[in-house]
RNA sequence: GGGGACGUGGCGCAACGGUAGCGCAUCUGACUCCAGAUCAGCAGGUUGGGGGUUCAAAUCCCUUCGUCCUCA
Numbered sequence: 001g002g003g004g005a006c007g008u009g010g011c012g013c014a015a016c017g018g019u020a021g022c023g024c025a026u027c028u029g030a031c032u033c034c035a036g037a038u039c040a041g042c043a044g045g046u047u048g049g050g051g052g053u054u055c056a057a058a059u060c061c062c063u064u065c066g067u068c069c070u071c072a
Stems, first nucleotide, its partner, number of pairs: 001071007010024004018055001027041004048064005
């Protein structure tokens, strides 16, 4: 230098163009003498950045940044 994969709450991952969900963790409550386990619930997201297409974009297109793989 060429090609490819990935980037989404604190962490690990889903989501066929149509309200971004799940598990774990945190927090609150129940239970307990206290804690853990268990159960119930809340909060937490500019979907890496920018631009475009579309009535509508995490998803499609372009560009850019980062990580990884591969070829030279």